[in-house]
RNA sequence: CGACCAUCCAGAGCGACCGAGAGACCCGGCUCGACGACGUCGCAGCAACCCCCUGUGGGCAGGUGAGGGUGCUACUGCCGGGAACGAUGGAGG
Numbered sequence: 001c002g003a004c005c006a007u008c009c010a011g012a013g014c015g016a017c018c019g020a021g022a023g024a025c026c027c028g029g030c031u032c033g034a035c036g037a038c039g040u041c042g043c044a045g046c047a048a049c050c051c052c053c054u055g056u057g058g059g060c061a062g063g064u065g066a067g068g069g070u071g072c073u074a075c076u077g078c079c080g081g082g083a084a085c086g087a088u089g090g091a092g093g
Base pairs, nucleotide, nucleotide: 001093004090005089006088007087008086013043014042015041016040017039021032022031023030025082026081027080028079029078044073045072046071049069050068051067052063053062054061055060077085
């Protein structure tokens, strides 16, 4: 980087730095934001996709959060419509 599979109405915030837009894209709405949003870093937490444990011939089902790899922590992916939709994980090239 492109194709495949699964999930996306549950859950979980403080501090430091930065400084103007942000909630992926387009249209319409709604919301967050100089009482500092978004973002970055640190710590904490949530969850349970993979590792792990148990059962099974297997698909798969169940368990744990002590541990390893990710992920996530305003609003249902913020809502409605749209499209070559998007994000995260897994396996593989």
SAM riboswitch aptamer (S box leader) from Rhodococcus sp. (in: high G+C Gram-positive bacteria), 93 nucleotides, folded computationally. The same sequence occurs in records of 2 taxa. Taxonomically the source falls in Rhodococcus (Bacteria, Actinomycetota, Actinomycetes, Nocardiaceae).